[in-house]
A computed fold for a 374-nucleotide RNA from an Acidimicrobiia bacterium, annotated as Bacterial RNase P class A. Rfam family: Bacterial RNase P class A. Rfam describes the family as follows. Ribonuclease P (RNase P) is a ubiquitous endoribonuclease, found in archaea, bacteria and eukarya as well as chloroplasts and mitochondria. The model forms 88% of the base pairs in the Rfam consensus. The source organism's lineage runs through Bacteria, Bacillati, Actinomycetota and Acidimicrobiia.
RNA sequence: UGAGUCGGCCGGAUGGCCGCGUACGGACCAGCUCCUCGGAGUUGCGAUCCGUCCGAGGAACGUCCGGACUCCACAGGGCACGGUGCUGGGUAACGCCCAGUCGGGGUGACCCGCAGGAAAGUGCAACAGAAAGCAAACCGCCGAUGGCUUCGGCACAGGCAAGGGUGAAACGGUGCGGUAAGAGCGCACCAGCGCCCGAGGUGACUCGGGCGGCUAUGUAAACCCCACCGGGAGCAAGGCCAAGCAGGGACAGGACGGCCCGUCCGCCACGUCCCGGGUAGGCCGCUGGAGCCGGCGGGCAACCGUCGGCCGAGAUGGAUGGCCAUCCCCGAGCUCGCUCGGGACAGAAUCCGGCGUACAGGCCGACUCACCAC
Numbered sequence: 001u002g003a004g005u006c007g008g009c010c011g012g013a014u015g016g017c018c019g020c021g022u023a024c025g026g027a028c029c030a031g032c033u034c035c036u037c038g039g040a041g042u043u044g045c046g047a048u049c050c051g052u053c054c055g056a057g058g059a060a061c062g063u064c065c066g067g068a069c070u071c072c073a074c075a076g077g078g079c080a081c082g083g084u085g086c087u088g089g090g091u092a093a094c095g096c097c098c099a100g101u102c103g104g105g106g107u108g109a110c111c112c113g114c115a116g117g118a119a120a121g122u123g124c125a126a127c128a129g130a131a132a133g134c135a136a137a138c139c140g141c142c143g144a145u146g147g148c149u150u151c152g153g154c155a156c157a158g159g160c161a162a163g164g165g166u167g168a169a170a171c172g173g174u175g176c177g178g179u180a181a182g183a184g185c186g187c188a189c190c191a192g193c194g195c196c197c198g199a200g201g202u203g204a205c206u207c208g209g210g211c212g213g214c215u216a217u218g219u220a221a222a223c224c225c226c227a228c229c230g231g232g233a234g235c236a237a238g239g240c241c242a243a244g245c246a247g248g249g250a251c252a253g254g255a256c257g258g259c260c261c262g263u264c265c266g267c268c269a270c271g272u273c274c275c276g277g278g279u280a281g282g283c284c285g286c287u288g289g290a291g292c293c294g295g296c297g298g299g300c301a302a303c304c305g306u307c308g309g310c311c312g313a314g315a316u317g318g319a320u321g322g323c324c325a326u327c328c329c330c331g332a333g334c335u336c337g338c339u340c341g342g343g344a345c346a347g348a349a350u351c352c353g354g355c356g357u358a359c360a361g362g363c364c365g366a367c368u369c370a371c372c373a374c
Base pairs, nucleotide, nucleotide: 001370002369003368004367005366006365007364008363009362010361012327013326014325015324016323017322018321020055021054023052024051025050026049027048028046029044030043031042032041033040034039057345061356062355064354065353066352067351068350069234070233071232072231077260081230082229083228084227085226086100087099088098089097090096101115102113103112104111105110116225117224121223122222123219124218125217138164139163140160141159142158145157146156147154148153172190173189174188175187176186177185191215193212194211195210196209197208198207199206200205238284239283240282241281247275248274249273250272251271256266257265291310292309293308294307295306296305297304298303328343329342330341331340332339333338334337
């Protein structure tokens, strides 16, 4: 210099004017009390006015996963169903994160993996092929033995699976021996599997040695097995107030809770369920929290502990906006420092932790490879 890998961050800035929303303070208004009749205090309300603070995001999004919170249910047990799936750690929890192991990819930095069990059982494996998991033979090889024979052979019985062919996949690979031809049939080496021993590691696992039968196909995002986890519904949860309306029915031979069992339990008319009618207002829940920032300490890290500081939306037809000036960035034009146009994705709705997806433009750091120079 070029090409790349990983991590972190920003996502227009400043000022002025106008506008919107919450909270607080004040004015105005109303009520009450006191009084020196001027006011003072206090409470309340508002569609009014003034002032002050604050007012969308890194994804507020999708609503995919996990929790907090709320209501309902829950003696205990069983069955069913669903989810997760290498190991260790983190966490309130997770299908998330961190660190590792194994497998795969890359020259490398590094990246990717729904990564338990196929010698517990069952199922399935299109087309092609003789044959798809249990032995089977299309071409082929042999035909020692038996058979036939014109005594040259034939390939009938029978043997074989080395070679060819099919397929995504064909029952280990190479060599030597062996044989009629062959074959782990035997042997050596290699690969793989199982068992045992030793060493390292918390563990997944790794390294080394020995023995064994010689060999076991794939598929569990097929059933299944194993281990662990899981009650249901959701802030339109749920509660209070106001207004309004029209009541009716079922329930002891046990409703309902609850899919089943049950020698168990709750509750049983001010109850539960069903039908019908009415309302569409207000308040609480509601935002201070597994919170944010900084220091120190522990840990490889995720993260945890501790000390100090900070308060950063709460709308309800739903606020968070507009204009101007200077600058910033991008594009176009040219008279070369001016003019014109533009500013990504998107937007809270109970709250948090993740994941996934969208995104103009830009900044910082670490590392790798190639070439060149010193």